The RNA shown here (transfer RNA) has 72 nucleotides and comes from a Patescibacteria group bacterium. The prediction has a mean pLDDT of 81. Taxonomically the source falls in Bacteria candidate phyla (Bacteria). Its Rfam family is "tRNA". Rfam links the family to the GO term triplet codon-amino acid adaptor activity. It is annotated as a transfer RNA.

RNA sequence: GCGACCGUGGUGUAACGGUUAACACCGCAGAUUGUGGUCCUGCUGAUCCGGGUUCAAUUCCCGGCGGUCGCC
Numbered sequence: 001g002c003g004a005c006c007g008u009g010g011u012g013u014a015a016c017g018g019u020u021a022a023c024a025c026c027g028c029a030g031a032u033u034g035u036g037g038u039c040c041u042g043c044u045g046a047u048c049c050g051g052g053u054u055c056a057a058u059u060c061c062c063g064g065c066g067g068u069c070g071c072c
Stems, first nucleotide, its partner, number of pairs: 001071007010025004018055001027043004048064005
């Protein structure tokens, strides 16, 4: 330099183009407990950036950025 794949809470993953972006862990608060842990309840927090298509984009298209792998 070329090609393929990927980018979503702090982490790991979901989401036919359409309901409030879902689940688990972590974190916070509460309940329970002599204290702590376990268990239970509630809560906080996310779509890499820009543009396009569309009534509607996490999803489709283009460009950029970043990562992984392969080729040279």